[in-house]
Context: one part of a larger RNA
RNA sequence: GGCAUGCGGUGAAUGCCUUGGCGAUGGAAGGCGAUGAAGGGCGCGGCAAGCUGCGAUAAGCCCCGGGGAGCCGCAAACAGGUUUUGAUCCGGGGAUUCCCGAAUGGGGAAACCUGAUUGGUCGUAAGACCAAUCGCCGAAAGGCGCGAACCGGGGGAAGUGAAACAUCUCAGUACCCCGAGGAAAGGAAAUCAAACGAGAUUCCCUGAGUAGAGGCGAUCGAAAAGGGAAGAGCCUAAACCAGUGCAAUGUUCAAGCCCGUAGGCGUUGUUGCACUGGGGUUGUGGGAUACAGCGGGGUGUGGCUACGGACACACCGAGGAGUUACAAAUCUUCUCUUUAGUCGAAGUGCUUGGGAUAGCACGCCAAAGAGGGUGAAAGCCCCGUAGAUGAAAAGGAGAAGACUCCUUAGCUGUGUCCCGAGUACCGCGGGACCCGUGGAAUCCUGCGGGAAUCUGGGGGGACCACCCUCCAAGGCUAAAUACUCUCCAUCGUCCGAUAGUGCACGAGUACCGUGAGGGAAAGGUGAAAAGAACCCCGGGAGGGGAGUGAAAUAGAACCUGAAACCGCAUGCCU
Repeated sequence: GGCAUGCGGUGAAUGCCUUGGCGAUGGAAGGCGAUGAAGGGCGCGGCAAGCUGCGAUAAGCCCCGGGGAGCCGCAAACAGGUUUUGAUCCGGGGAUUCCCGAAUGGGGAAACCUGAUUGGUCGUAAGACCAAUCGCCGAAAGGCGCGAACCGGGGGAAGUGAAACAUCUCAGUACCCCGAGGAAAGGAAAUCAAACGAGAUUCCCUGAGUAGAGGCGAUCGAAAAGGGAAGAGCCUAAACCAGUGCAAUGUUCAAGCCCGUAGGCGUUGUUGCACUGGGGUUGUGGGAUACAGCGGGGUGUGGCUACGGACACACCGAGGAGUUACAAAUCUUCUCUUUAGUCGAAGUGCUUGGGAUAGCACGCCAAAGAGGGUGAAAGCCCCGUAGAUGAAAAGGAGAAGACUCCUUAGCUGUGUCCCGAGUACCGCGGGACCCGUGGAAUCCUGCGGGAAUCUGGGGGGACCACCCUCCAAGGCUAAAUACUCUCCAUCGUCCGAUAGUGCACGAGUACCGUGAGGGAAAGGUGAAAAGAACCCCGGGAGGGGAGUGAAAUAGAACCUGAAACCGCAUGCCU
């Protein structure tokens, strides 16, 4: 020096464990904010660095309810308090809530500086301090900022694929911006269809990788019909009538004052524009109005007066509807439910052991043998579980009533009027549709031109005719659908500390970077601290005894404790 064996050191793998994650299902909730949010800065404890909580009333204050013996957070100890006059704790409501931040009196390099007005406190005064107000937009109500995904809109790539690449693709994706809601969007046919018919929209299955598009390459890719989920329909514009305002016009007692007769009034009238109310909403076309014909709950009132007629309005009666659209608000009662809780069955003995939940013996409960804990493995020890039960306060849902609203007339015929305009449509340039300009319909529109009103207009894939079908150029609309920052419950042939979230732990921390940004490592004594009094060596660290414990090679650098690596001892070889 090597090999082997044994015993150690170092080291942290492995095994076991789980407070944390991951995924999913069902339900709830789907917002917060000028009454100052989200997020922060700085403070607040007897001693207080971090986290948590809170805000100068500062680990907290008040009220109501639950609960019932301890409590003063993580987090021990000391010191000192508090509590059956009910604390701590849990739930509901309220008060306080410094400074920054949309930040909003002005400024600003966030958490700072500084001003005006009114009122107040102190002061002789100068001045200091305290409270309130002072932002922009908007007529006002209100808006402004933040928030994970989902949604609508305005913009909009490239890597890539085409085995290169330009049309094409990726893809209207990523990304940026605006806006909204608990969903959003869409939505009551100028739709489809096909000679039969359907009957708003949305979503799923199918149709179908079909029809089709396509340097006919790569690739892209429908619709109708059928089956399901859900189901709901409405309001306006115009014609016409009335009122109000403005403008023009009008005095010949005149066209007018509902009609007829008689009387009376007369800048009352007419036209245009605007507004308000009534009217009206459709495609077997609908509506308005004049006239004609048919038709009608009761009572009252009205117009310049009287009579007759017609009309309008109010009340009663009758009928119907309603708070998600079709108008809209509130209250009462009841039921259910959310935010704390409460009750909740049934086991003992012996043995082993440090310890019984194990073994043995004999029992019991079960609407409860889900699960967790307890010194090993417990239906009957504890928490629970099945099943019952509970709210002063605040919230949600539903029902009924109050309440509110509508109808009380209409039908038929003829004539006239209305039925959404720089729109439809056409040309040019683009875009969207399965459709890349093609024979290219349909939808959108930057520029130019530019209709019609039912004897009207759109569509049926160039275009024309016939036929069929539907009424654009105004608007609203629940459900079925999408998503999950968040809360509750449950589950997993998901992970188990190099895994699972980046984070099981004071983690978006330490640390790195000028910055945008990047971004860790780090879990386990024991059943219980019983965490080793006392003695010895040592300056200490550390160790040896003693003691605790089932165990201390479980001693805090603490479960198990592999290997590399380092020693000691013994044997063998050189």
Molecule: large-subunit ribosomal RNA, domain I
Organism: Thermotoga profunda AZM34c06